[in-house]
């Protein structure tokens, strides 16, 4: 230096932030779909639940 287990630790799961869980990674895990291209289309969760932000309808 390499590689393999372990225990710590952190990280990630298409647009914010928190909680709870589920699964993935250790410089990897992860970066949405449709289209030849011009370009179009869906979501603020992986999932659940709240807050924001955005859109619709309807009352004051």
């Nucleotide at each position: 230096g390499g590689u393999u287990g372990g225990a710590u630790c952190g990280g990630c799961g298409a647009u914010g932030g928190a909680g709870c869980u589920c699964g993935c990674c250790g410089g990897a895990a992860c970066c949405g779909c449709c289209g030849c291209a011009a370009g179009g289309c869906u979501g603020a969760u992986g999932g659940c639940u709240c807050c924001u932000a955005c859109c619709u309808u309807g009352a004051u």
Predicted 3D model of a 60-nucleotide RNA (Fluoride riboswitch aptamer (crcB RNA motif)) from an Acidimicrobiaceae bacterium. Lineage of the source: Bacteria > Bacillati > Acidimicrobiia > Acidimicrobiales > Acidimicrobiaceae. It was read from a public genome assembly, where an Rfam model found it. The model forms 100% of the base pairs in the Rfam consensus. It matches the Rfam family "Fluoride riboswitch aptamer (crcB RNA motif)". Rfam 15.1 lists 2,293 matches to the family in 1,982 species. Rfam links the family to the GO terms response to fluoride and positive regulation of gene expression.